Predicted 3D model of a 1448-nucleotide RNA (small-subunit ribosomal RNA) from an uncultured forest soil bacterium. The sequence is in RNAcentral, with records from ENA.

RNA sequence: GACGAACGCUGGCGGCGUGCCUAAUGCAUGCAAGUCGAGCGACGCAUAUUGGGGCUUGCCCCGAUAUGACGGAGCGGCGAACGGGUGAGUAACACGUGAGCAACCUGCCCCGAAGACCGGGAUAGCCCGAGGAAACUCGGAUUAAUACCGGAUGUCUUCACACCACCGCAUGGCGGAGUGAAGAAAUGCUUUUGCGCUUUGGGAUGGGCUCGCGGCCUAUCAGCUAGUUGGUGAGGUAACGGCUUACCAAGGCAUCGACGGGUAGCUGGUCUGAGAGGACGAUCAGCCACACUGGAGCUGAGACGCGGUCCAGACUCCUACGGGAGGCAGCAGCAGGGAAUAUUGCACAAUGGGCGAAAGCCUGAUGCAGCAACGCCGCGUGAGGGAUGACGGCCUUCGGGUUGUAAACCUCUUUCAGGAGGGAAGAAAUUGACGGUACCUCCAAAAGAAGCCCCGGCUAACUACGUGCCAGCAGCCGCGGUAAUACGUAGGGUCCUAGCGUUAUCCGGAAUCAUUGGGCGUAAAGAGCUCGUAGGCGGUUCAGCAAGUCGGCUGUGAAAGUCCGAGGCUUAACCUCGGAAUUGCAGUCGAUACUGCUGUGACUCGAGUCCGGUAGAGGAGAAUGGAAUUCUCGGUGUAGCGGUGAAAUGCGCAGAUAUCGAGAGGAACACCAGUAGCGAAGGCGGCUCACUGGCCCGGUACUGACGCUGAGGUGCGAAAGCGUGGGGAGCAAACAGGAUUAGAUACCCUGGUAGUCCACGCCGUAAACGAUGGAUGCUAGCCGUUGUCGGGUUUACUCGUCAGUGGCGCAGCUAACGCAUUAAGCAUCCCGCCUGGGGAGUACGGUCGCAAGAUUAAAACUCAAAGGAAUUGACGGGGGCCCGCACAAGCGGUGGAGCAUGUGGUUCAAUUCGAAGCAACGCGCAGAACCUUACCAACCUUUGACAUGUCCCGUAUGAGUACCAGAGAUGGAACUCUUCAGUUCGGCUGGCGGGAACACAGGUGCUGCAUGGCUGUCGUCAGCUCGUGUCGUGAGAUGUUGGGUUAAGUCCCGCAACGAGCGCAACCCUCGCCCUUAGUUGCCAUCAUUUAGUUGGGCACUCUAAGGGGACUGCCGGUGAUAAGCCGCGAGGAAGGUGGGGAUGACGUCAAGUCCUCAUGGCCCUUACAGGUUGGGCUACACACGUGCUACAAUGGCGGUGACAAUGGGACGCAAUGGGGAAACCCUGCGCAAAUCUCAAAAAGCCGUCUCAGUUCGGAUUGUGCUCUGCAACUCGAGCACAUGAAGUUGGAAUCGCUAGUAAUCGCAGAUCAGCACGCUGCGGUGAAUACGUUCCCGGGCCUUGUACACACCGCCCGUCACACCAUGGGAGUUGGUUUUACCUUAAGACGGUGCGCAAACCGCAAGGAUGCAGCCGGCCACGGUAGGAUCAGCGACUGGGGUGAAG
Repeated sequence: GACGAACGCUGGCGGCGUGCCUAAUGCAUGCAAGUCGAGCGACGCAUAUUGGGGCUUGCCCCGAUAUGACGGAGCGGCGAACGGGUGAGUAACACGUGAGCAACCUGCCCCGAAGACCGGGAUAGCCCGAGGAAACUCGGAUUAAUACCGGAUGUCUUCACACCACCGCAUGGCGGAGUGAAGAAAUGCUUUUGCGCUUUGGGAUGGGCUCGCGGCCUAUCAGCUAGUUGGUGAGGUAACGGCUUACCAAGGCAUCGACGGGUAGCUGGUCUGAGAGGACGAUCAGCCACACUGGAGCUGAGACGCGGUCCAGACUCCUACGGGAGGCAGCAGCAGGGAAUAUUGCACAAUGGGCGAAAGCCUGAUGCAGCAACGCCGCGUGAGGGAUGACGGCCUUCGGGUUGUAAACCUCUUUCAGGAGGGAAGAAAUUGACGGUACCUCCAAAAGAAGCCCCGGCUAACUACGUGCCAGCAGCCGCGGUAAUACGUAGGGUCCUAGCGUUAUCCGGAAUCAUUGGGCGUAAAGAGCUCGUAGGCGGUUCAGCAAGUCGGCUGUGAAAGUCCGAGGCUUAACCUCGGAAUUGCAGUCGAUACUGCUGUGACUCGAGUCCGGUAGAGGAGAAUGGAAUUCUCGGUGUAGCGGUGAAAUGCGCAGAUAUCGAGAGGAACACCAGUAGCGAAGGCGGCUCACUGGCCCGGUACUGACGCUGAGGUGCGAAAGCGUGGGGAGCAAACAGGAUUAGAUACCCUGGUAGUCCACGCCGUAAACGAUGGAUGCUAGCCGUUGUCGGGUUUACUCGUCAGUGGCGCAGCUAACGCAUUAAGCAUCCCGCCUGGGGAGUACGGUCGCAAGAUUAAAACUCAAAGGAAUUGACGGGGGCCCGCACAAGCGGUGGAGCAUGUGGUUCAAUUCGAAGCAACGCGCAGAACCUUACCAACCUUUGACAUGUCCCGUAUGAGUACCAGAGAUGGAACUCUUCAGUUCGGCUGGCGGGAACACAGGUGCUGCAUGGCUGUCGUCAGCUCGUGUCGUGAGAUGUUGGGUUAAGUCCCGCAACGAGCGCAACCCUCGCCCUUAGUUGCCAUCAUUUAGUUGGGCACUCUAAGGGGACUGCCGGUGAUAAGCCGCGAGGAAGGUGGGGAUGACGUCAAGUCCUCAUGGCCCUUACAGGUUGGGCUACACACGUGCUACAAUGGCGGUGACAAUGGGACGCAAUGGGGAAACCCUGCGCAAAUCUCAAAAAGCCGUCUCAGUUCGGAUUGUGCUCUGCAACUCGAGCACAUGAAGUUGGAAUCGCUAGUAAUCGCAGAUCAGCACGCUGCGGUGAAUACGUUCCCGGGCCUUGUACACACCGCCCGUCACACCAUGGGAGUUGGUUUUACCUUAAGACGGUGCGCAAACCGCAAGGAUGCAGCCGGCCACGGUAGGAUCAGCGACUGGGGUGAAG
């Protein structure tokens, strides 16, 4: 885009079309084929006339004649073979197209010719009788014809015989005259014309037959055929013919697809498409076939007959059970089937048909109407104005926006529908179903008339709410798991519009079967390889022909349709007319370039032969050689050998291994050896001999296109395997043992049988690969190498040529990779093969095979991918380079003990919550007795503890004391002191208190996977990017890679890159040296002074704190590339190669952490999930883990002594001094808001003692008594004293930190804090050891490589098993369909025979004859039966594999 459509929602009008696609299922009822009285006889009826009778005197009955546009039957004629329906069958001369019939027929019709004479006997109807339920039938009597029959005539026709002329495409055809034979009729009907009948010629029309060509699928159908193919004779037909029959011959068809199976009416055309094509074959038109199923004939001009007959069968109906009737695939209609398809209408007015002389009759053909948005076309549902941008709805950032000029309102119009009036054409003289229709005029009123789908992308059109992987959507991709433009609803919007969507189907897009117009190295696809049949294709040249090809003309290509131009309905759809077209087929006349054909034509360059040579693991046979392994024998010799990562099994004292000598046997041929050679491929390797195939080179003598390819076919064809017979050294499936392992039916080891070898025969497959079929020609080169030949020459090279074989590379090609004269380039020819993945190279069937199996080769079902090449990452028990306390080298720990602390688990009313590998676990918590506190129990409050706003009342406000009830919150009640600001002086405003109702507050409730902010981590690792340019179809690459170098993408050099940014480094702070400035609370060298830098004095020094200097590989030497840099117990310097430390954390990763710091979207609670209070809990305790402290002791404990720091803190504070106490501590309170006073004592150190023990180690636990803080130490604080004195004697597997002022060790201070520190954050004192080095472990960086990974190896993914579902193969069988062979049975029927029965026409005087019919017989034959086969399908216990499924 289309549709004979259907379904859903909706629906105003008209025109023109269309309407059982399914059950060729079955049908009630009515109609669809009759007509002719001018063919015939009879009957009835009506009218008229007339006769008779009865009488009721105007009626009835009987009869005759005439007339009739009357009636129903019958004989007869014509029609009924048309028209109408359907598409079952049919793959066929059925259809289409073009030819042919010298092999034919044709009623009615037209044009001609000639006739129509004489006779005859029946029969239906009617009547009588009989049978039957009926349908119907029988017998008798009687009658007519345009019914039937005999004879005559014969223009003429046919046949036979012989003759002549002409013609042709073979048989032959046509014409003429002659002889012989045979053959007609209705003188009927009507009367005015006329219509008929018979014979015959021609025409027209309609048919019959034959042939060429054309149009479906299947080879898993490859052979089919006995009337089959042909001939002769006969029969038959309108006619040819195996159409039929007898005989004879053995043919005929087929890979150019016979035969079989499946499907199907064919065509003009219709739909689609740019076309070529593809799909279809409704309506209309042509042809065919069919008429309940099957068979058969009769009649007839025509049928084997839709509304005829006979027979058989199924079904339905009637029946008196004996027997009968029927055929809607005609028009309506009914049932049924189905998603689905209309009225039991009107009329013969028109067109056409039948009959008739005609009038006319009949006509469900046809013309019309009815139903249906089923389709196409046209029209309408109003038009103009109208902003306060109304109400309402929806959204909202709350301002507004949108619906929206839309509505209301004003003005106007009346198409359609409605009412009234008029009123056609269609009709030639009459006649109008449609129809009071079309059309015209008038009237009223905006009045009666809009829906449907969609709005994530494709694809035009977006928001809110609801829902929460649910409900649902979906054409594909895909939406939905709490902020859904995708579901549902609403608002808004887009498209189309009396329709809009969905579904089914077809074409297109699809170059996705490719003729136009595709491919095959790696995506699907080159057969494993030759030879070769058919076929296809084929070198140069001459002549002829004209098949292909090209041109002109002729015939045909039906009409309708399509297209173009006109015309008619108001327009259009629709219809009419004309033209073009119909790309085809046939004929005819030409052309001859190309192809083809012809010629014992011609040629030599393709191909082949010949002559002369070369190389070679080419093949097959025989013979032969040495090395090695193994075995046997003998010698020497002694304890192991062998094997592995390490071992063991195994062999060995019965003498192995080792070694020497001899022998046996089998297999394979080291070095040479080479992208060297040969072969078609598989493949071929010691040497020798004889046999043999092919290539190549040179010569150019010969043949003269002999060629290329190759469906089928034939042969060859690795390894393994099979059969028979040999052989068997080594190796070695299976197997055994030993190891390894969680296991190890493996890898490793020790053995070992088939096999490997030979002969003969099978198999016929491989990643049979160059994943690249064969042949020919053309298209830049360079460098190797093999085999000839030629030239040059210095004899060793070099330059060429042909044939091979490799590497690189241009053009070109390719999706890219890559190929590139050995093409995957440019072309030609031939063959093979492909058409999404899986199912599956499987099943079934066929062929081959001894088997294994091979070959040919599907479908159901299922998925939306499978795949190729390349890119960026990530990853690797890949590679290279490099780094890091990463390992190693060291020092000290953890893991064992006790305790502290955190976590898990458990428990509990609650043990609040979070953090979870590194990167949670002395973490949030820089400090839970109450508070904190979020948890639990109990008790209270409800505009609230807190904020803003409204109203009312009161009132300055604030502070203190203390009473009652209660656990307290809270409730009640009292006293004292104090008395706000502004003011327009009004309880007016602010403030405060109380009260009320609302808006609201409040939430440590949920979501860190909705977020901001902040943080951790890789990682202080050296990386991460951009602009422009260039390369690539592109993703991307380049830069950023490479060579060096660095701590560093740090720097240098090179380079299709050149630059730049964030990171690195530096700039900042601090420590280390110096200088300058400044000296109080700091300092004191010099002077004086003191108990004392205490004071005077001074600011040199220390120190303090502000500013500078200094270090830059700057200098020297070496090295490196002359660079960057590196090296040096180099110089100098306080410091040397980033001097030490800190702050500083790129792009990003982990949906990392945090909604319980804070902020915040959404959701949830609102007398509670909010607020308050008391008490409890966060402190529990069989247990497990992390982090620490203290130890286990002598590098120590205890006692004594009293040397040396730094950072810090201090007023709700630090506190000196003095006193008390054994101590914690208490009393006192100088000084100090601090370089001034104070905390404050530093400790390790040094001296003495203890002497290796559960101790003078260790200090847990417990008891008692105290101290301090605090409202309060019971749950649950810290400290002191006395007493008690546990485990623990250096810690398994494993594991952590540290590279220098570091580890280790020692103490000090601070934050938090009323109190509570083994934790945390800082400070200083003492002060080591070791680093060969980068193989390994871990982490990281760069380059490279592989990848089926991309959620990125914690990835992906294979198979079995279990469960569920689905389709399918096998299957003992069983059921059915189709078909076939043989035989049996034969209905009706035609044919043949017979015909003794019967019979009107003719002959005959008669008897009888001719002829016909019945009957009987014969073969043929439908249905049916029996037996067998083929094929297809259904079911089938059980069984095989396959597919798909949730977290097995």